[in-house]
RNA sequence: AUGAAGGGUGCGGGAGAGACCCUGUAUGGGGCGCCGAAGGGGAAAGCGAAGGGUCGCGAAACUCUCAGGCAAAAGGACCGCAUCCCGACA
Repeated sequence: AUGAAGGGUGCGGGAGAGACCCUGUAUGGGGCGCCGAAGGGGAAAGCGAAGGGUCGCGAAACUCUCAGGCAAAAGGACCGCAUCCCGACA
């Protein structure tokens, strides 16, 4: 159940940080400085096993900055609305 939770689509809102330098013509290559809100990694309390110090589970907007980003565009966690899938796993 007049549809929880979860997922897709559309619309609206949506931050941060160099329109940096060199080369080159290209959305490329190199260099330095930065950002965290796609994604990814990390681990606390606690719980469990084992038995003397180990293993496993364990969240984030915290943290790392791999990826991504630092004019516009694109993207963008999250929020709202609409609609679709699913059907109680909340």
Overview:
Glycine riboswitch aptamer from Thermovenabulum gondwanense, 90 nucleotides, folded computationally. The coordinates come from a structure-prediction model, not an experiment, and the mean pLDDT is 77. The sequence is in RNAcentral, with records from Rfam and Ribocentre. Of the family's consensus pairs, 91% are formed in the model.